[in-house]
RNA sequence: CAAGCUGGCUGGGUGAUCGCGGCUUCAUUUAUUUGAAGCUGAGGAAAGUCCGCACUCCACAGGGCAAGGUGCCGGCUAACGGCCGGGCAGGGCAACCUGACGGCAAGUGCAACAGAGAGGCAUAUUGCCGGGUGGCUUGCCAUUCGGCGAGGGUGAAACGGUGGUGUAAGAGACCACCGGCGGUGGCAGUAAUGCCACCGGCCAGGCAAACCCCACCUGGAGCAAGGUCAAGCAGGGCGAAGGCCUUCGGGCCGCGAGGCCGCCCGUCUCGCCUGCACGUCCGGGUAGACUGCAUGAGGUCGCCAGUAAUGGCGGCCCAAGAUAGAUGAUCACCAGCGUUCCUUUGGAACGUCUACAGAAUGCGGCUUACAGGCCGGCUUGUUUU
Numbered sequence: 001c002a003a004g005c006u007g008g009c010u011g012g013g014u015g016a017u018c019g020c021g022g023c024u025u026c027a028u029u030u031a032u033u034u035g036a037a038g039c040u041g042a043g044g045a046a047a048g049u050c051c052g053c054a055c056u057c058c059a060c061a062g063g064g065c066a067a068g069g070u071g072c073c074g075g076c077u078a079a080c081g082g083c084c085g086g087g088c089a090g091g092g093c094a095a096c097c098u099g100a101c102g103g104c105a106a107g108u109g110c111a112a113c114a115g116a117g118a119g120g121c122a123u124a125u126u127g128c129c130g131g132g133u134g135g136c137u138u139g140c141c142a143u144u145c146g147g148c149g150a151g152g153g154u155g156a157a158a159c160g161g162u163g164g165u166g167u168a169a170g171a172g173a174c175c176a177c178c179g180g181c182g183g184u185g186g187c188a189g190u191a192a193u194g195c196c197a198c199c200g201g202c203c204a205g206g207c208a209a210a211c212c213c214c215a216c217c218u219g220g221a222g223c224a225a226g227g228u229c230a231a232g233c234a235g236g237g238c239g240a241a242g243g244c245c246u247u248c249g250g251g252c253c254g255c256g257a258g259g260c261c262g263c264c265c266g267u268c269u270c271g272c273c274u275g276c277a278c279g280u281c282c283g284g285g286u287a288g289a290c291u292g293c294a295u296g297a298g299g300u301c302g303c304c305a306g307u308a309a310u311g312g313c314g315g316c317c318c319a320a321g322a323u324a325g326a327u328g329a330u331c332a333c334c335a336g337c338g339u340u341c342c343u344u345u346g347g348a349a350c351g352u353c354u355a356c357a358g359a360a361u362g363c364g365g366c367u368u369a370c371a372g373g374c375c376g377g378c379u380u381g382u383u384u385u
Base pairs, nucleotide, nucleotide: 001381002380003379004378005377006376007375008374009373010372012334013333014332015331016330017329018328020041021040022039023038024037025036026035027034043356047367048366050365051364052363053362054361055222056221057220058219067218068217069216070215071214072086073085074084075083076082087101088099089098090097091096102213103212107211108210109207110206125152126151127148128147129146130145131144132143133142134141135140136139160178161177162176163175164174165173179203180202181200182199183198184197185196186195187194188193226291227290228289229288235282236281237280238279239278242253243252244251245250256276257274258273259272260271298317299316300315301314302313303312304311305310335354336353337351338350339349340348341347342346
């Protein structure tokens, strides 16, 4: 320098004008009603709501079945399907990346096309070999009976590979070596696992993100959870005749409405009733308000333990809380990027240019989206020294 691998950080700045939410103080108002001042006001993903928790309510003796989930080993964590480290497998020259990675040597099932055959005695396609019979050109053809699974062919995959022995031809049928698998033992490691030795011809195909088997885990609903206060309406209980002033003569206020006790009249106050009104109390509780709800598995800096994830100790800090949902808009300058032009270390002009997106109980993860910029570590190749 070129090509790559990988770990992080950042997510425009300043000013002016107008505007919005929250808190505090001061004034003001029937009223956090209005005004002023000060402080404060989104993210790395606030997103998807996919996992795991906290918190809340409901359910709950114990055990089993079913259903769902997880699945190499060790560690971390409140927990996890997350993270870290390791093992194994696959890919890459490498840095490094990827992996639902228990069991198909329990059972059952499945496998397009091609192929004779797709699974545990292979109905043998092309073939190889022996016997019988027939033919003749006497080593070939036809036919039949039997043996074989070596060669060819199909396929993603055809029941280990190479060489030999053996045989009529062949075959782990047998032998040597190699490979795989299983068993036993030893060594290293916490373990997964690795290495070594011996034994067994055992040679066993793939798929469990097929049923299934094994081990472990799992109650339901969710902040519109839940709690407190509580207008109005509806419901229930109760109430009704006296009170005040006084010069003691009296005066004033109150005594709801409708109906009823054979009929009429009267009686407000000797009575009774009410799907009525009024007053008062009560329980539940709607609107609404408050709470949950911002001091928490909290942030940050340093030191220590650890390979790391992470943990411990100490100091400092408190940092949105809306409820139809505030956190914005415009302009100017700067910064970045792009285009064009110029006398090209540089300058000027122009630009629908500067992303993804936006809290709603909180927290830990995962995944997805993202203009542009910045900082590391490493690999391979080439050149120069």
Model confidence (mean pLDDT): 76 of 100.
The RNA shown here (Bacterial RNase P class A) has 385 nucleotides and comes from a Chloroflexota bacterium.
Rfam family: Bacterial RNase P class A. The family's RNA type in Rfam is ribozyme.
The gene name in the source record is rnpB.
The RNAcentral record of the sequence draws on ENA.